[in-house]
RNA sequence: CUCUUAUCGAGAAAGGUGGAGGGACAGGCCCUGUGAAGCCUUAGCAACCGCCCCGACGGCAGUCGGGGGUCAGGUGCUAAAUCCUGCCUCCCGAGCAAUCGGGGGGAAAGAUGAGAG
Numbered sequence: 001c002u003c004u005u006a007u008c009g010a011g012a013a014a015g016g017u018g019g020a021g022g023g024a025c026a027g028g029c030c031c032u033g034u035g036a037a038g039c040c041u042u043a044g045c046a047a048c049c050g051c052c053c054c055g056a057c058g059g060c061a062g063u064c065g066g067g068g069g070u071c072a073g074g075u076g077c078u079a080a081a082u083c084c085u086g087c088c089u090c091c092c093g094a095g096c097a098a099u100c101g102g103g104g105g106g107a108a109a110g111a112u113g114a115g116a117g
Base pairs, nucleotide, nucleotide: 001117002116003115004114005113006112007111008110013042014041015040016039017038021031022030023029025086026085027084028083043078044077045076048074049073050070051069052068053067054066055064056063057062082109087106088105089104090103091102092101093100094099
């Protein structure tokens, strides 16, 4: 980097350094000199990988991101729903219409874990 798969409305920050940017991309809208990114330290959150119990299915080998408990070792994360919208579709409302507003579903993209190349 590519592929497969699962999850993404919960949760959790201080100090040092650093100096102006950051929130993937675009448009919005936010955060930021009451100090951004990055780096370091410490702390925390969490149950994807581990362990235990239970359940469902079963061709009794097993399968299931079904439920619960537990561990912080490996990752991850610690503003806002993945901050919102971006493509398709359905419903409602406004309008002669173009179109606009609100809501639902599904994709795409992204992020993270696990596995494979």
Molecule: SAM riboswitch aptamer (S box leader)
Organism: Balneolaceae bacterium